[in-house]
RNA sequence: GAACGAACGCUGGCGGCAUGCCUAACACAUGCAAGUCGAACGGUAACAGGUCCUUCGGGAUGCUGACGAGUGGCGCACGGGUGAGUAACGCGUGGAUACCUGCCUCGGGAUGGGGGACAACAGCUGGAAACGGCUGCUAAUACCGCAUUCGUCCUACGCAUACGUCCUAAGGGAGAAAGACUUCGGUCGUCCUGAGAGGGAUCCGCGUUGGAUUAGCUAGUUGGUGGGGUAACGGCCUACCAAGGCGAUGAUCCAUAGCUGGUCUGAGAGGAUGAUCCGCCACACGGGAACUGAUACACGGUCCAGACUCCUACGGGAGGCAGCAGUGGGGAAUUUUGCGCAAUGGGCGAAAGCCUGACGCAGCAAUGCCGCGUGUGUGAAGAAGGCCUUAGGGUUGUAAAGCACUUUCAGUAGGGAGGAAAAGUGUACAGUUAAUACCUGUAUGCCGUGACGGUACCUGUAGAGGAAGCACCGGCUAACUCCGUGCCAGCAGCCGCGGUAAUACGGGGGGUGCAAGCGUUAAUCGGAAUUACUGGGCGUAAAGCGCGCGUAGGCGGCCUGAUAAGUUGGAUGUGAAAGCCCUGGGCUCAACCUAGGAACUGCAUUCAAAACUGUCAGGCUAGAGUAUGGUAGAGGAUAGUGGAAUUUCCGGUGUAGCGGUGAAAUGCGUAGAGAUCGGAAGGAACAUCAGUGGCGAAGGCGGCUAUCUGGACCAAUACUGACGCUGAGGUGCGAAAGCGUGGGGAGCAAACAGGAUUAGAUACCCUGGUAGUCCACGCCGUAAACGAUGUCAACUAGCCGUUGGGGGGCGUGGCCCCUGAGGGGCGCAGCGAACGCGAGAAGUGGACCGCCUGGGGAGUACGGCCGCAAGGUGAAAACUCAAAUGAAGUGACGGGGUCCCGCACAAGCGGUUGAGCUUGGGGUUUAAUUCGACGCAACGCGAAGAACCUUACCUACUCUUGACAUCCUCGGAACUCGGCAGAGAUGCCUUGGUGCCUUCGGGAACCGAGUGACAGGUGCUGCAUGGCUGUCGUCAGCUCGUGUCGUGAGAUGUUGGGUUAAGUCCCGUAACGAGCGCAACCCUUGUCCUUAUUUGCCAGCACGUAACGGUGGGAACUCUAAGGAGACUGCCGGUGACAAACCGGAGGAAGGUGGGGACGACGUCAAGUCAUCAUGGCCCUUACGAGUAGGGCUACACACGUGCUACAAUGGCCGGUACAGAGGGCUGCAAACCUGCGAAGGUAAGCUAAUCUCACAAAACCGGUCGUAGUCCGGAUCGGAGUCUGCAACUCGACCCCAUGAAGUCGGAAUCGCUAGUAAUCGUGAAUCAGAAUGUCACGGUGAAUACGUUCCCGGGCCUUGUACACACCGCCCGUCACACCAUGGGAGUGGACUGCACCAGAAGUGGUUAGCCUAACGCAAGAGGGCGAUCACCACGGUGUGGUUCAUGACUGGGGU
Repeated sequence: GAACGAACGCUGGCGGCAUGCCUAACACAUGCAAGUCGAACGGUAACAGGUCCUUCGGGAUGCUGACGAGUGGCGCACGGGUGAGUAACGCGUGGAUACCUGCCUCGGGAUGGGGGACAACAGCUGGAAACGGCUGCUAAUACCGCAUUCGUCCUACGCAUACGUCCUAAGGGAGAAAGACUUCGGUCGUCCUGAGAGGGAUCCGCGUUGGAUUAGCUAGUUGGUGGGGUAACGGCCUACCAAGGCGAUGAUCCAUAGCUGGUCUGAGAGGAUGAUCCGCCACACGGGAACUGAUACACGGUCCAGACUCCUACGGGAGGCAGCAGUGGGGAAUUUUGCGCAAUGGGCGAAAGCCUGACGCAGCAAUGCCGCGUGUGUGAAGAAGGCCUUAGGGUUGUAAAGCACUUUCAGUAGGGAGGAAAAGUGUACAGUUAAUACCUGUAUGCCGUGACGGUACCUGUAGAGGAAGCACCGGCUAACUCCGUGCCAGCAGCCGCGGUAAUACGGGGGGUGCAAGCGUUAAUCGGAAUUACUGGGCGUAAAGCGCGCGUAGGCGGCCUGAUAAGUUGGAUGUGAAAGCCCUGGGCUCAACCUAGGAACUGCAUUCAAAACUGUCAGGCUAGAGUAUGGUAGAGGAUAGUGGAAUUUCCGGUGUAGCGGUGAAAUGCGUAGAGAUCGGAAGGAACAUCAGUGGCGAAGGCGGCUAUCUGGACCAAUACUGACGCUGAGGUGCGAAAGCGUGGGGAGCAAACAGGAUUAGAUACCCUGGUAGUCCACGCCGUAAACGAUGUCAACUAGCCGUUGGGGGGCGUGGCCCCUGAGGGGCGCAGCGAACGCGAGAAGUGGACCGCCUGGGGAGUACGGCCGCAAGGUGAAAACUCAAAUGAAGUGACGGGGUCCCGCACAAGCGGUUGAGCUUGGGGUUUAAUUCGACGCAACGCGAAGAACCUUACCUACUCUUGACAUCCUCGGAACUCGGCAGAGAUGCCUUGGUGCCUUCGGGAACCGAGUGACAGGUGCUGCAUGGCUGUCGUCAGCUCGUGUCGUGAGAUGUUGGGUUAAGUCCCGUAACGAGCGCAACCCUUGUCCUUAUUUGCCAGCACGUAACGGUGGGAACUCUAAGGAGACUGCCGGUGACAAACCGGAGGAAGGUGGGGACGACGUCAAGUCAUCAUGGCCCUUACGAGUAGGGCUACACACGUGCUACAAUGGCCGGUACAGAGGGCUGCAAACCUGCGAAGGUAAGCUAAUCUCACAAAACCGGUCGUAGUCCGGAUCGGAGUCUGCAACUCGACCCCAUGAAGUCGGAAUCGCUAGUAAUCGUGAAUCAGAAUGUCACGGUGAAUACGUUCCCGGGCCUUGUACACACCGCCCGUCACACCAUGGGAGUGGACUGCACCAGAAGUGGUUAGCCUAACGCAAGAGGGCGAUCACCACGGUGUGGUUCAUGACUGGGGU
């Protein structure tokens, strides 16, 4: 996508045509579904008529129409239903015959003459009933004899023949009948017989589901002979004889199933299916049986036994919807207890006619297919409403309304076909006939038959009036937004959505698709080349048996002839109809109906052809094989034999260790080891040679010799003549381990023991050590038995080694060429998903075998076979997942590799960790201790500075358009003095005050009040965001265009050789270029020059001072600040590849980036920040907003981070003497002077700063003292007294003075910084700031040590390698155990179903037998015929015993899955 006998959900206007218990072949109430014939018969129960009688109530009469029941005939074997059974000659198809056939058609011949009964009926009688019993009467087209026999049937002799068998029937024998009606003409019927048509029966070839975890089955079984039986052949049955028959081309058994035409799907081939219609079969409550009959072993018949239901008087009876309706039940689910025989068809009948739930119609159901409608045109103010919105608008949407029009369908009223032809009757004609009867036919007139039906169809009429839903909108897949929800509720076909912005859930709006339907579900085909015939595969994805030999089978070289099985063509028959397809026709169209054609790819018969395959016959030598001569070889088996080594034993020498390991220990040794020398024993294995060397089918094979033996190769000839290849089953071989029996045992060595290692160590290491390893015989039968590549032969470029042969050449060599056989490396074409393969194919074709079909479950379970066992072989299912897998790409990772870098290590210097204190964080506490930051990259961080404020926190008290913004209305200048209450905010009272502009209307600012829009939020989300920042990392990387390579991801470039701090540069190069990074450009510092000269400077000149650039002046120097110069591997030498570059040198203030800074690629960490700011969404709105006061952020058992000060003598203290830089300063810095021990205070010049000031730099240096001490070190802590800032130092500031004088004597594991003006050390300043640095930022002074080097630790870069990782090793992932659930195996058993065998039993029935009994026809009789009874055989149900198969269940138990 198609399709459905469907069902379910929502919805539902009309018509046509179809279809409608798929489940319980479950049970059925009720009605109907098979009768008819009086022209077969006796007759007359009912109805009608006639006749007769009548007491007028009625009665009689079969006389007539007719007809209940009965006799008889035909029918009931058709039609209708169902699919249980059946794997079968059941069905399909094509053949065959040893057969039967009522009614029908066409022929031939008959229809003579008799007889006795039985129903009905009557009487009696049994029974509840169903149903009978006895006696008597009676008819026939009922029944029985006799006669006749054209055919028919049976049959002898005989003739002929090799037999099978066939011919003949002169002769003999057997066998019939029914009548009825009549207009008297005849018609119908009956009997015998032949043929036909149609129907049936039987047989055969071929086709017809799955299972081999069903491999053997079969005694009437297979065949024969005789007999029986049948319509008929036949083991169909029986007696005897023989021992056969079937089966791997699947018997038997099990399971499932009605078969076909067809139907659905599909391009087809196929696959699935077998409703409706047609054909066949089977069945009729489950089982058995026969009777009748032309046909049955019989759906609406009989008998029997059984189950069930019903009736019963309990004695006994009745029943069979899988006919049409209908009921219950089952089920997801399937209709009316309708009308009619008008049509078609069937039964009976001479006919009229009767019967017909067949059938024709109607009803119910959107169950399906088809058609129609639910309006049409116009209509922009783009209405209202809804929804969205960036608030402008957009969309719903010409949609609606409005205006104009139409009227299908439905409604209503009226009209109105066709389905109807017959039959009957009248007339005419024809046929028939003796006939103008009858009958039949034709024509015509009349009469007149419709369930449907209120028909189809047509017309009128009213009015847009009555008529639209369903699913979907994340991708596949056409269609998007808002709200709600917040991993909840839910969705889901697959992937997957949902954890606060969900196009995926639910709702709304909008849209998309179909439409009287739309979705969902089930089942089918397709896509699926995903079982591959068409049309797949097997090196690594699933898949080549471990390897040979070989049976069946499959396949098979060249030539000739024959044949015609396969093959090809023609013809004939058949292939039912319907359906599908084509072309017409009929319903307005279509669905539907109808006519013709085509097709039905098949089967059978026949004719022909002879290429190919087959078969037969003959030949050939290229395949295969044999013979001859050689060659190489760890090929196999047996016997013998050799040396080296290990071990053990004996003896000698000799002394203290040996052995073993990463290091050790166990072990051995003073009882003499180990070492060394000599001797002996014993077992196993064979160094060197030795090689991508050799041999073998594989496993495998290695000292030497001998014997036996298999195979291969080469050369040259001869011979055989297709003898070949493969190979299901089968059979043999088959490493190691293992098993059995008996040997052997040196070394090695599972198990085991000990020692170590370790958290543990049932391991790795060590010391020992038993099976075993070895031999003989017998099992096992498996391996990553691998080339993960079956065997065989053929074909298809080259090149280089190598092994063993043969040939040739000359240049005779360590030579070259050719050839066929092995074993290797590259490689073209081709193949392949890629990797790769590539004449030893994974290439191209051929032959045969084996094997595969998602992962797990599982190579497991059960059953079978094999095995002594271990186990092997063959081999499932339930259940579960949406993957599992291969090859390759890019990353990341590795206790992988190569190379390289970094204060990364190392080498050094100084620290931290211990002490006290400071500060920050954690924790704890608290009313609150506001919040954020958490490895590096949080923790002296945000905070460049919390007493109030800050402040976000807590408590208490207050405000509600608000502390802040805009708008509106009203009022008032704003503002302010004072008092009271209160903690204050605030409230009340009160004083002063009337401002500015003006066009005189008012306006602006400000204040107060009111209303509503709104304000406000340091409330949440940094995982919704912008911006900013950290980090890897100042690491050298990150990419692009074009080209090329690759199926592709992607690669190349960017790799390689050098070099660099650098992807820096050079060279090479399928790459060539380019971009962002690196570097440079910028700032600063180091040298010089020019210019400028005040507040800075002062060499020279002058003045002045106690002294001082203080003054005049100067512009040299320093400085200042503008501009320039300078450094570029430029020069020289060497190295290097003639490169880049590196090393050394010269010059130079500076040399190879001179030092420092700013500058941070693509990206990573959902890194940090909603509390700087901005911002989406959410939340609060008399509070989560705002104000005030007080408190808190400063708490303190504790551990942590960053620091400061120390522990002292390179020091402390005291005194003296030097030298900076860079900054700050008006709410400020403040000199000098005075006071105070001091912090500071007082007073007060100067300075908006190269001018004044903060401001004395300190370490250093000089001198003194201390003398190794918890000190003259250290300064915590605490007491007292003060200073300053500030409204205010209580919680909670800094500083000063006096006094106090703790820990601490250099710091465990561990850890940090630093490579030069650096570390270390010394002081100075600034920001913040009222005040409050041990922090931060900046400044200068003094000023080191060390780097061998890259093994290691950490981090990083390039290349390469492995990977099962890709939220990427902080990954992935294995097994046990614990808990829950699920299916499954075993299991003492238990219960059912089916079935085999043996036996018992034996109804009805049929057949046989029959001594008993009964008996109409016919017969003189005997008898014949019939029946009953008895008995035998077969046999259903049933029973007993014993097996098999299968299902369910089972305490417990095994593994498996989630």

This is a predicted structure of a 1458-nucleotide RNA (small-subunit ribosomal RNA) from an uncultured prokaryote. The sequence is in RNAcentral, with records from ENA.